[in-house]
RNA sequence: CGAGUCAGUUAGACAAUCGCCUGUUUUACAGGAGGAAAGUCCGGGCUCCACAGGGUAAAGUGCCAGGUAAUGCCUGGGAAGCAUGAGCUUACGGAAAGUGUCACAGAAAAUAAACCGCUUUUUUAAAGCAAGGGUGAAAAGGUGUGGUAAGAGCACACCGCGCAGUUGGUAACAAUUGCGGCAUGAUAAACCCCACUUGGAGCAAGACCAAAUAAAAACUCAAUAGCGUGAUCCGCGCUGAGUUUGGGUAGGUCGCUUGAGCUAUUUGGUGACAAAUAGCCUAGAGAAAUGAUUGUCCACGACAGAACCCGGCUUAUCGACUGACUCAAGAA
Numbered sequence: 001c002g003a004g005u006c007a008g009u010u011a012g013a014c015a016a017u018c019g020c021c022u023g024u025u026u027u028a029c030a031g032g033a034g035g036a037a038a039g040u041c042c043g044g045g046c047u048c049c050a051c052a053g054g055g056u057a058a059a060g061u062g063c064c065a066g067g068u069a070a071u072g073c074c075u076g077g078g079a080a081g082c083a084u085g086a087g088c089u090u091a092c093g094g095a096a097a098g099u100g101u102c103a104c105a106g107a108a109a110a111u112a113a114a115c116c117g118c119u120u121u122u123u124u125a126a127a128g129c130a131a132g133g134g135u136g137a138a139a140a141g142g143u144g145u146g147g148u149a150a151g152a153g154c155a156c157a158c159c160g161c162g163c164a165g166u167u168g169g170u171a172a173c174a175a176u177u178g179c180g181g182c183a184u185g186a187u188a189a190a191c192c193c194c195a196c197u198u199g200g201a202g203c204a205a206g207a208c209c210a211a212a213u214a215a216a217a218a219c220u221c222a223a224u225a226g227c228g229u230g231a232u233c234c235g236c237g238c239u240g241a242g243u244u245u246g247g248g249u250a251g252g253u254c255g256c257u258u259g260a261g262c263u264a265u266u267u268g269g270u271g272a273c274a275a276a277u278a279g280c281c282u283a284g285a286g287a288a289a290u291g292a293u294u295g296u297c298c299a300c301g302a303c304a305g306a307a308c309c310c311g312g313c314u315u316a317u318c319g320a321c322u323g324a325c326u327c328a329a330g331a332a
Stems, first nucleotide, its partner, number of pairs: 002327009012297007020032005034303001038314002041312005046202004053234004058198005063077005078092001079090004093193002098191002100187003115133002117129004141159006160182001161180008206254004216245006225239004261280008
């Protein structure tokens, strides 16, 4: 100099004029959409059923340890894989509980094998082999040596696999020692098994005020019955439940923004984060509020608008700035 990796800040700025919404000490002042407000994919707070328990089924998650209100999220570690590297990815429990699947090719695809080939023989035919070749994503663990008629874990050494121990670590795991010729595959984002977790409905939840009506009529079931916010069983509670016809009213207030809140410092921790102290208040619309014009600057502005609130994840995206780290080739 160049190319990368990880993380953070910002999201046009300033001034003037007119206009919109909320609040107040009211004619003035203060405040007024995002990093994703998006998707509605998760987790909750809150409200109601409701006094609300225990199972079965069902659903979700899936290495270990922490964090958190909680999670399928975050942090750190382990293993496998990728990258020269900084780093990145993971739908990461179990195949000796069972079932299923592995097209075509190939002799044969797991209760699996002889097409070519090798060896022996009485050379017709028969017996032995799974070492070599071929097919295939995958073919009776792999490499080497010995042995054999020819071969084969047949035997041995190392690796792989299984079992047991020791050391380190909270653990996942890692290293190491010994025993065993050994179950010769893959697949569970196939069914399944195992471990853990799980009431439901949702701000159109719900509460209050006002208004109006016909405690209407018919039919079915009925205490051995019916109903009670997913199914089903037991338990518990209540006393009616369902269908059809017909009539009346539907306006307003609250919920609605002070929060698992934000910022700074100190302490503890590798970190996520936690505690203490101090400070701050930062949209609440209600058919839907921040828009228009002018001037200057420049990086010439993308994706894009809250509707009960919060914590995450995912997706879209024009630029500007900052920090740390890595590396090929070359030059000094």
A computed fold for a 332-nucleotide RNA from Gammaproteobacteria bacterium RIFCSPHIGHO2_12_FULL_37_34, annotated as Bacterial RNase P class A. The organism belongs to Gammaproteobacteria, within Bacteria. Rfam family: Bacterial RNase P class A. Rfam classes the family as a ribozyme. The RNAcentral record of the sequence draws on ENA.